[in-house]
Context: one part of a larger RNA
RNA sequence: UGACGGAAGGGCACCACCAGGAGUGGAGCCUGCGGCUUAAUUUGACUCAACACGGGGAAACUUACCAGGUCAAAACAUGGGUGGGAUUGACAGAUUGAUAGCUCUUUCUUGAUUCUGUGGGUGGUGGUGCAUGGCCGUUCUUAGUUGGUGGAGUGAUUUGUCUGGUUAAUUCCGUUAACGAACGAGACCUUAACCUGCUAACUAGUAGAUUCAUUUACCAUGAUUUUUACUUCUUAGAGGGACUUCAUGUAUCAAGCAUGAGGAAGUUUGAGGCAAUAACAGGUCUGUGAUGCCCUUAGAUGUCCUGGGCCGCACGCGCGCUACAAUGACACGUGCAGCGAGUAUAUCCGAGCCAGAAAUGGUUAGGUAAACUUCAUAAUGCGUGUCGCGAUAGGGAUCGACCUUUGGAAUUAUAGGUCUUGAACGAGGAAUUCCUAGUAAGUGCAAGUCAUCAGCUUGUACUGAUUACGUCCCUGCCCUUUGUACA
Numbered sequence: 001u002g003a004c005g006g007a008a009g010g011g012c013a014c015c016a017c018c019a020g021g022a023g024u025g026g027a028g029c030c031u032g033c034g035g036c037u038u039a040a041u042u043u044g045a046c047u048c049a050a051c052a053c054g055g056g057g058a059a060a061c062u063u064a065c066c067a068g069g070u071c072a073a074a075a076c077a078u079g080g081g082u083g084g085g086a087u088u089g090a091c092a093g094a095u096u097g098a099u100a101g102c103u104c105u106u107u108c109u110u111g112a113u114u115c116u117g118u119g120g121g122u123g124g125u126g127g128u129g130c131a132u133g134g135c136c137g138u139u140c141u142u143a144g145u146u147g148g149u150g151g152a153g154u155g156a157u158u159u160g161u162c163u164g165g166u167u168a169a170u171u172c173c174g175u176u177a178a179c180g181a182a183c184g185a186g187a188c189c190u191u192a193a194c195c196u197g198c199u200a201a202c203u204a205g206u207a208g209a210u211u212c213a214u215u216u217a218c219c220a221u222g223a224u225u226u227u228u229a230c231u232u233c234u235u236a237g238a239g240g241g242a243c244u245u246c247a248u249g250u251a252u253c254a255a256g257c258a259u260g261a262g263g264a265a266g267u268u269u270g271a272g273g274c275a276a277u278a279a280c281a282g283g284u285c286u287g288u289g290a291u292g293c294c295c296u297u298a299g300a301u302g303u304c305c306u307g308g309g310c311c312g313c314a315c316g317c318g319c320g321c322u323a324c325a326a327u328g329a330c331a332c333g334u335g336c337a338g339c340g341a342g343u344a345u346a347u348c349c350g351a352g353c354c355a356g357a358a359a360u361g362g363u364u365a366g367g368u369a370a371a372c373u374u375c376a377u378a379a380u381g382c383g384u385g386u387c388g389c390g391a392u393a394g395g396g397a398u399c400g401a402c403c404u405u406u407g408g409a410a411u412u413a414u415a416g417g418u419c420u421u422g423a424a425c426g427a428g429g430a431a432u433u434c435c436u437a438g439u440a441a442g443u444g445c446a447a448g449u450c451a452u453c454a455g456c457u458u459g460u461a462c463u464g465a466u467u468a469c470g471u472c473c474c475u476g477c478c479c480u481u482u483g484u485a486c487a
Stems, first nucleotide, its partner, number of pairs: 001487002003484003007481007016471002020435005027322003031318004035313002043054002065308005071302001076119005086113001089108002092105003123296002126294003132290001134284003137280003144183003148179002150159003162174001164173002188273005194240002198237004204231006211223004243266001245261006324428001328387007341373002348367002352363004394425001400419005441463008
């Protein structure tokens, strides 16, 4: 100087607690991990910082694993063989999973592309992440880190970087042997909120006018046609806007804090991004034609083909989904979103119409998109009715049959539809997770993966609470003082 303390004092955090909410842990199923099993059940990762993670939803491929079978894609150099043929290919029959001339029999064909040694390369999802780069994660989402000149000390070092108040903050005020600085924080960037002010819009609308339909009626509604004006709504450019502004209280009358006002907005305006110094023998050689060394290299650990496996089930653990019901289930009616995405050297989004119980099929429009799909007519919601507390019309595991779709292929059932079957589960022990406002929870939708397949993830909107607005008791982190003498 660090580290540690079952030492003290401050400060901080819903990866801590308190007050609560939703749970998980119990059930069924889905999925990851272990174990067991297996020809193989490929493998990495194991406290936070492994376990719906490897963008890991694997039918083939992927694929690394297992059982088999092909191929040469062994550059180049140097020997040898070789035009009297180095070698290549092949029907049929055996053989084989195979219409692999793979091998054998039989002969034809080819023509210097090759064959065979030695050296040396190449390839490798082979090994080593404890040889590495790069990237990521974490310590650590906290406030921390550093040198110059000066001061103290023989020196390592220290002061600066602080008693105090304050802040989300080493943020400021102030104190001051320090002064003036740098990185980080903040500022910054993105996004969501406001603008009846500017610029505009036939790929956005609004209000007129015109025409038509309903209509007694140019009263009103709807549609259509062209067209006039405008930019409130929509879109997106330039800008503006908040700075704790003003008032009061409080406070060294400093920094600030509390309440109120105005305001679209006053928790750093909300949410993200970026993110210092020093580290870890954290993860990745299975992202890479990044890579050292080792291994292997023709009976291959290269590569392709066929089939299987990664899905296997006495069991244990983790993330989840569905429920256990009348604040409900079912039926009918009704009422509203916001993010997306989409076919050129191609079969993507797919309206409408027809068929069908449905899944879906047929037929075609439009769309490389503010134009078409698409006003995505979303689901919680709202209205009415049935049910009436029972393993019930709750629940939908498991089982059988039929049909449709993707694919070359669906058996170990890709997914979906119809009928049938109708298990556990009556709110979950000890434990434990997440969370403070348009948040939790509930509800769907879109995208990623994708030929097909979400119970996953990432976004997105709709409905929308209870309870704190604090504390250091538990768990941990930071600072100061102190002890130990561990480095």
Model confidence (mean pLDDT): 80 of 100.
A computed fold for a 487-nucleotide part of an RNA from an uncultured microeukaryote, annotated as small-subunit ribosomal RNA, 3' major domain.
Its Rfam family is "Eukaryotic small subunit ribosomal RNA".
The RNAcentral record of the full RNA draws on ENA and SILVA.